[in-house]
RNA sequence: ACACCUAACUCCCGGCUAGGAGAAGGGUUGUUUGAAUGAUGUGCUGGAGUACACGAGCGGCGGACGGGUGAGUAACGCGUAAGAAUGUACCCCAAAGUGAGGGAUAAGCACCAGAAAUGGUGUCUAAUACCGCAUGUGCUCUUCGGAGUAAAGCUUCGGCGCUUUGGGAACAGCUUGCGUAUGAUUAGCUAGUUGGUGAGGUAAUGGCUCACCAAGGCGACGAUCAUUAGCGGGUCUGAGAGGAUGAUCCGCCACACUGGGACUGAGACACGGCCCAGACUCCUACGGGAGGCAGCAGUAGGGAAUUUUCCACAAUGGGGGCAACCCUGAUGGAGCAACGCCGCGUGCAGGAUGAAGGCCCUAGGGUCGUAAACUGCUUUUGUCUGUGACGAAUAUGACGGUAGCAGACGAAUAAGGGUCGGCUAACUACGUGCCAGCAGCCGCGGUCAUACGUAGGACCCGAGCGUUAUCCGGAUUUACUGGGCGUAAAGAGUUGCGUAGGUGGCAAAGUAAGUGAAUAGUGAAAUCGUGCGGCUCAACCGUAUACACAUUAUUUAAACUGCUUGGCUUGAAGAUGAGAGAGGUCACUGGAAUUCCAAGUGUAGGAGUGAAAUCCGUAGAUAUUUGGAGGAACACCGAUGGCGUAGGCAGGUGACUGGCUCAUUCUUGACACUAAGGCACGAAAGCGUGGGGAGCAAACGGGAUUAGAUACCCCGGUAGUCCACGCCGUAAACGAUGGAUGCUAGCUGUUAGGAGUAUCGACCCUCCUAGUAGCGUAGCUAACGCGUUAAGCAUCCCGCCUGUGGAGUACGGUCGCAAGACUAAAACAUAAAGGAAUUGACGGGGACCCGCACAAGCGGUGGAGCGUGUUGUUUAAUUCGAUGGUAAGCGAAGAACCUUACCCAGGCUUGACAUCCUGCUAAUCACUCCGAAAGGAGAGAGUGCCUUCGGGCCGCAGAGACAGGUGUUGCAUGGCCGUCGUCAGCUCGUGUCGUGAGAUGUUUGGUUAAGUCCAUCAACGAGCGCAACCCCUGUGAGUAGUUGUAUUUCUCUACUCAGACUGCCCUGGUAACAGGGAGGAAGGGGGGGAUGAUGUCAGGUCAGUAUUACCCUUACGCCUGGGGCUACAAACACGCUACAAUGGCCGGUACAAAGGGCCGCCAACCCGCGAGGGGGAGCAAAUCCCAUCAAAGCCGGUCUCAGUUCGGAUUGUAGGCUGAAACUCGCCUGCAUGAAGCUGGAAUCGCUAGUAAUGGUAGGUCAGCACACUACCGUGAAUACGUUCCCGGGUCUUGUACACACCGCCCGUCAAACCAUGAAAGUCGCCAAUACCUGACGUGCCACCUUGAGUGGUCCUAAGGUAGGGGAGAUAAUUGGGGUUAAGUCGUAACAAGGUA
Repeated sequence: ACACCUAACUCCCGGCUAGGAGAAGGGUUGUUUGAAUGAUGUGCUGGAGUACACGAGCGGCGGACGGGUGAGUAACGCGUAAGAAUGUACCCCAAAGUGAGGGAUAAGCACCAGAAAUGGUGUCUAAUACCGCAUGUGCUCUUCGGAGUAAAGCUUCGGCGCUUUGGGAACAGCUUGCGUAUGAUUAGCUAGUUGGUGAGGUAAUGGCUCACCAAGGCGACGAUCAUUAGCGGGUCUGAGAGGAUGAUCCGCCACACUGGGACUGAGACACGGCCCAGACUCCUACGGGAGGCAGCAGUAGGGAAUUUUCCACAAUGGGGGCAACCCUGAUGGAGCAACGCCGCGUGCAGGAUGAAGGCCCUAGGGUCGUAAACUGCUUUUGUCUGUGACGAAUAUGACGGUAGCAGACGAAUAAGGGUCGGCUAACUACGUGCCAGCAGCCGCGGUCAUACGUAGGACCCGAGCGUUAUCCGGAUUUACUGGGCGUAAAGAGUUGCGUAGGUGGCAAAGUAAGUGAAUAGUGAAAUCGUGCGGCUCAACCGUAUACACAUUAUUUAAACUGCUUGGCUUGAAGAUGAGAGAGGUCACUGGAAUUCCAAGUGUAGGAGUGAAAUCCGUAGAUAUUUGGAGGAACACCGAUGGCGUAGGCAGGUGACUGGCUCAUUCUUGACACUAAGGCACGAAAGCGUGGGGAGCAAACGGGAUUAGAUACCCCGGUAGUCCACGCCGUAAACGAUGGAUGCUAGCUGUUAGGAGUAUCGACCCUCCUAGUAGCGUAGCUAACGCGUUAAGCAUCCCGCCUGUGGAGUACGGUCGCAAGACUAAAACAUAAAGGAAUUGACGGGGACCCGCACAAGCGGUGGAGCGUGUUGUUUAAUUCGAUGGUAAGCGAAGAACCUUACCCAGGCUUGACAUCCUGCUAAUCACUCCGAAAGGAGAGAGUGCCUUCGGGCCGCAGAGACAGGUGUUGCAUGGCCGUCGUCAGCUCGUGUCGUGAGAUGUUUGGUUAAGUCCAUCAACGAGCGCAACCCCUGUGAGUAGUUGUAUUUCUCUACUCAGACUGCCCUGGUAACAGGGAGGAAGGGGGGGAUGAUGUCAGGUCAGUAUUACCCUUACGCCUGGGGCUACAAACACGCUACAAUGGCCGGUACAAAGGGCCGCCAACCCGCGAGGGGGAGCAAAUCCCAUCAAAGCCGGUCUCAGUUCGGAUUGUAGGCUGAAACUCGCCUGCAUGAAGCUGGAAUCGCUAGUAAUGGUAGGUCAGCACACUACCGUGAAUACGUUCCCGGGUCUUGUACACACCGCCCGUCAAACCAUGAAAGUCGCCAAUACCUGACGUGCCACCUUGAGUGGUCCUAAGGUAGGGGAGAUAAUUGGGGUUAAGUCGUAACAAGGUA
């Protein structure tokens, strides 16, 4: 808690519990009052009547207005202009009337049913409720005789009403012309459909409905279908034309939970009425009921987002009422929101120590900035006080004690947002470092960011400022105004035939549709424009008014267009007479060649290629001869020649046939042009059926090439190519140029025809027409180019285009046997894609030219050993830089210490060095100890010089400013350098040409080493480069000669001149110049050097120095000792020495130039085998020394082809020199040792004459150290035909999709990520129809009797159900392609002749 039992008074709309209230009666306690009657007053209650208020009901009028919303609607819905077949309560006008009656019913009363909503029964009653009768001015119907048809009273006596008819006003219904969205990837739609007759119905016309009859009606001028949408006045924008839009206000329409329906009524198929169905919410006793904010507030939800559950009927208006008055979330007001528009304020004036502070800074200053402080002034606004409206016509004020006015107080209460790279007004610092981030477009950020973030400052606007979204503009970027189509997007393959449509020759008459003019009407108001006026101004409001546009009617004009009529001949067509032609179809026919077959001759090759091979051939090929077969194509003529609409057409002959041109000017009389759809034709390839098949040849096979080679090349070879018939219907089907007509300079060729001239005739020459080519004027064009065959100037018609990609794709449709064709999007991505021209660069494009570039030669390197440098490796460190040419014997003209920047260790911290400040002290010299040194500790000597007496010089100590850095960035820089390249180029002014970039000049023809010069030329000149001027050298002269020469000449030295200029001669040439010659020391630049244009390589150097920025500061600075830069599997670069007899060795002998020298060169002489030592003369050098000056050379001897008497590495040992010091790590000498190496693979370098090669000498650096470098002289060649090729360069030209410039650009597959999209077995709802079933309510109709708010039936129908299709959409395993994405894979297809155009 439940069940049962027991007990028990009642009620509350009783489920239970809790809880609450209490009559009668009984009991207890407490408090209060105190019999009865009468009088007066007051109160209460009932009834009747009158007035008022409230309220239900009957009746009347209004709830069809006002208010809300925009779902539906592509429509007579709206706009505009018309129309006829209509209605109207209230209002106004006019005419006539308002007589006499009757029966009910609600409310009420009484009962009943129900939970309720509500309903029922009985009974009573009134009316301006309802119904007859009378009358009929009238009205309706009519067969013209007639028939039908009204009313209502009330009163305060003023009036308000009622009935009938006509008219008006205003409103409403209906009809029509015109206008009013997209889609054809919607092309056919329609049976009450279209029309007629009759009937019904309506206020009224009408298929509105029905019966019958006919078969119509709409549609390419877009029907039907689908999607979207309320329409207009207006609004926004725009110079306008237009485009977009339809909030607020006004007009119309539609809707009222969704769908259907009627009732009432003057009016509705009715927002706050009714019935039914449906969805949803609520009440319920489960039987049944109730509801509809897209009214005003308000709530919830949704959303990025949108207000108060306010005041008042005072005004304006509406409804009712005779009126008073009542109702009115209409309306008038207030409240909230910077949501918009307008106005106002947040102070004004003075004020410079230019305060403090911030920021910047060249450290001086600048700026915020007269800004502030401070001084004076004002009070809009604000607060308080007082007064106080208009809106109100007699009264009445919600707003409202509001607006306004007056006074007081007091600078008091009041500034933000965005931006600052360009567009676009406004700039610096710091932070960050392709990060974080910004961004409308371009773009910014990778260590100096005006672009990010912050700060200061500035700029723009300001109670606002920015952002986002949308519309218009700019955009002439859909082009009517106002575009295009050769190459940028765009002319269909042919206009060949031709329909609709559009357009159309000359002259005349008529007409008046278009067109023009005039007049009249409409075009609502508001809005917009303008004038004036009212709120202090303005926004706002009032008043007046215009332009424009549209449309209708009437009148008028008749030029143009149209229409009608009859004409004309020039457009067009025809006739006649000629002519050319690969025009077409069919049939017949010919020769050459290839191939094959047969046979003969004949023998080893043939074929093919860059070179080969596959292949054919001794089974007899190729070659050659003869005969035959078969198919295809037609040499020469042949041609920017011809014909055809285009595709296309080529041996010859015939048949049939289309078009064209010329001449004549005979006929017709505008018969024309263009052409959407439609029809026809239409290369090649391909498809089907049947033939045919010689050659060629996709696919395929083989051989090569290659990294590969599904290719290019070669050997074969099938479809196909050919014929007949049928499809396909596309091409760079191109003149990338639609057709027609007219006009606008010429010149030249050619084809066809004609005329003239000429001739005997043909030719020649001139002209005309039609075609076809080349140039060119004007003009056009972005340019290129076009240019009487237009891309010029015009007219007419058609087709097509609108950034690129996606994509000529998907889906749908049509066609096709298929392949596929035609039609044809979107999502998404993107800032370009594209055209023409320009300048460069590049090309396995072209032409010309040059260079030791090749070639011709000589000698090398690459092989060996060694030296030096580099990479790599190693290391504590092997410091750093240079890296193809243009790094690598380079920085480094010389690392034992130093250098030295690197490593280890020990030390210093205002420092090794500079400036400033303070204090002290002379400076300085020598000594001892510790230490590897730097340095540390100690003890001495010494007391300076100058002075303007302040101090200064030198030294020590201290504090801080600072020093210092070979730390980073050469991609922040200066300067300097390398390289192309000692190549001949690079530019400018003026002029001219071109829209322009640019060009011209500078190209062209010659010539040169040369952009050197000449000639020519729309160019004329000029600059930097070239050349010359400078230096050395070769010849001569003059002057001077020291230290040179024994001496004069000569030589030599120094200085100054001369000389060479194609000057002279010959030849060629316009010339420049070239070739040859003479003379001359030298000849055409005599030889060599210095000298390096504009620029390129972000070339090299921050480690020479300088320097921006950053970084370190007891260290990334400084000092010191030691070590390292000198390492050593390997590789490279540059050299030296060699490999030998043109040589080695030994002896003798000859000839230089140019240099250097005082901490130096060092003679003679002596010692040593020698390096060297001793020595000390001379010389600051034409004097002395290095330095006898040379060596190769020459003369003589020896060696005799060997790893040697070649070669000298390596090693041992003994010495010398320099230096503080030779271990790491120097050079030299003597003796000994005696390696590799016998001329060097691929490849590669230098050199053209006193050069290469070869020989020595000197110098700088330097204490010492040279195979390097820089100079010097000696000896002293060979070769160059020439420019084909390799490399580099120059000029002109050509192509280009390159411009970071070929080391460029760029394509496709595959792999990865993401995005949108197509297909897809299916799945899911949605939409509009169709067929059938069922069928509420309700109108109409029918039937019945019980005459009722009756019952039943019937037609139609909402909703519902069943079925099969259709349409649009969402989603889906899987799948297709597409797009995008710094550095993936494979190749290299395209751009140059792109390497096969």

Predicted 3D model of a 1397-nucleotide RNA (small-subunit ribosomal RNA) from a metagenome. It matches the Rfam family "Bacterial small subunit ribosomal RNA".